Bacterial RNase P class A from Blautia sp., 350 nucleotides, folded computationally. It is recorded under the gene name rnpB. Rfam family: Bacterial RNase P class A. Rfam classes the family as a ribozyme. A reference for the family is Frank and Pace (1998), "Ribonuclease P: unity and diversity in a tRNA processing ribozyme", Annu Rev Biochem. Rfam describes the family as follows. Ribonuclease P (RNase P) is a ubiquitous endoribonuclease, found in archaea, bacteria and eukarya as well as chloroplasts and mitochondria. The RNAcentral record of the sequence draws on ENA.
């Protein structure tokens, strides 16, 4: 210098004017409302993100449900750790890719059972199409042996070399693979080592049913808690011992007035609501995720829902993706650009 790998930071700043939502203080009005609350003006201070998004997981919180056990259904799936918890993260193991830095993997079980495997191919769990060998026939065929060779396929009964044989074959031998047993290291996944078994233990597929192990109550802040008009409802009392309906009369019953109590919880209001598994710095423990301790910080809270506009200077930045609605931890997806750190490979120069 070039090509790459991994991990971060920022997402404009300052000033002026106008505008919007909370908060605090002051002043005004007290006219809307039963109350709670609400209104106007002025000043001060404050006001979105790295993803606030998708709503895909997990937890807090709330209400309901819940003796215990089982079925059904869902989720997860190598090992260890972190955590409030997770399907997340960290560190390993195994496998795959890359010269490398490094990256990727829904990575339990098809000797419990069932299903499926197109096309090609003689044959797909079942083997003789060609070839090879032996025998018969004599020419084109028949019978038998054979999975070493050809061909088909993703896959053809462990691979490869040799011995052996009529030709062959784990039939036998070495190495590799596989299986079984033992022992070593490791918390474990697992990795070496030693011994044995000729391997009929005959294919793949569980993002096929299924089996095994672990785990899961449901719904969500429009959750929910509280205060509570008006109308309607129930009870009690009072009054004319009245009026009206059923029925012309009696009884009975229903309705009609006022006061008061109660239940329910609509319109409305208050709370939930933002100080929290919070953020920053230092230090200690840990490979790390993370945790302990100390110090410092306070950072929207609306309910039809607020962040915008113009100008000037500056800047790479006029520019991207995008706007909180109970909160938090993750994942995923979107993103104009600017910039930092560590590492790898190649070339050149000294």
């Nucleotide at each position: 210098c070039g090509a790459g790998c991994a991990g971060g930071a920022c997402a404009g700043g300052u000033g002026a004017u106008c505008g919007c939502g909370g908060c605090u203080g002051g002043c005004c009005a007290g006219a809307c409302g039963a109350a709670a609350g609400g209104g106007g003006c002025c000043a001060g201070g404050u006001g979105a993100g790295g993803a606030a998004a998708g709503u895909c997981c997990g937890g807090g919180c709330u209400u309901c449900a819940u003796a215990g056990g089982g079925c059904a259904g869902g989720a997860u799936g190598c090992c260890g750790g972190a955590u409030a918890a997770c399907g997340u993260c960290c560190g390993g193991u195994g496998g795959a890719g890359g010269c490398g830095a490094c990256u990727c993997c829904c990575a339990g079980a098809c000797c419990a059972g069932u299903g499926c495997a197109a096309c090609a191919g003689a044959a797909a769990u079942a083997a003789a199409c060609c070839g090879c060998c032996g025998g018969g026939a004599u020419c084109u065929c028949c019978c038998g042996g054979u999975a070493a060779g050809g061909g088909u396929g993703g896959a053809a009964a462990g691979g490869c070399a040799g011995u052996g044989u009529a030709a062959g074959a784990g039939a036998c031998u070495a190495c590799c693979g596989c299986c079984u047993g033992g022992g070593u290291g490791g918390u474990a996944a697992c990795a070496g080592c030693c011994a044995g078994g000729g391997c009929a233990c005959a294919u793949g597929u569980a993002a096929a049913c299924u089996c095994c192990a672990u785990u899961c109550g449901a719904a969500g802040c429009a959750a929910g808690a509280c205060c509570g008009a008006a109308c309607a409802g129930a009870g009690a009392g009072c009054u004319a011992u009245g009026c009206g309906g059923c029925u012309g009369c009696c009884c009975g019953u229903c309705g009609c007035g006022c006061u008061u109590u109660c239940a329910g919880g609509u319109g409305g209001g208050u709370c939930g609501c933002u100080g929290g598994a919070c953020c920053c710095u230092g230090u200690c423990g840990g490979c790390a995720a993370c945790g302990g301790c100390a110090g410092g910080g306070c950072u929207a809270g609306a309910u039809a829902g607020a962040u915008g506009a113009u100008c000037a200077c500056u800047c790479a930045a006029c520019g991207a993706c995008a706007u909180a609605a109970c909160c938090c931890g993750g994942c995923u997806u979107a993103u104009c650009g600017u910039u930092c750190u560590g590492c790898u490979c190649g070339c050149c120069u000294u």